Overview:
Model confidence (mean pLDDT): 82 of 100. Transfer RNA from a bacterium, 74 nucleotides, folded computationally.

RNA sequence: GACCCCAUCGUCUAGCCUGGUCAGGACAAGAGCUUUUCAAGCUCUCGGCACGGGUUCAAAUCCCGUUGGGGUCG
Numbered sequence: 001g002a003c004c005c006c007a008u009c010g011u012c013u014a015g016c017c018u019g020g021u022c023a024g025g026a027c028a029a030g031a032g033c034u035u036u037u038c039a040a041g042c043u044c045u046c047g048g049c050a051c052g053g054g055u056u057c058a059a060a061u062c063c064c065g066u067u068g069g070g071g072u073c074g
Base pairs, nucleotide, nucleotide: 001073002072003071004070005069006068007067010027011026012025013024020057029045030044031043032042033041050066051065052064053063054062
């Protein structure tokens, strides 16, 4: 330098190909119930689409670029 893959709650992950419900789940955290207390269990809450632009009535999803990480080749 060329090409390929990846980036979503604090962590892990589904959804992306095929645009359309309030972006779903597990763990963690907070509150409540229960318990003599803790743990466990139950209920609720909290919190996210790497960044910029474009297309569209509508973008996590499609297109272009950038950044960061990983890989192959030279």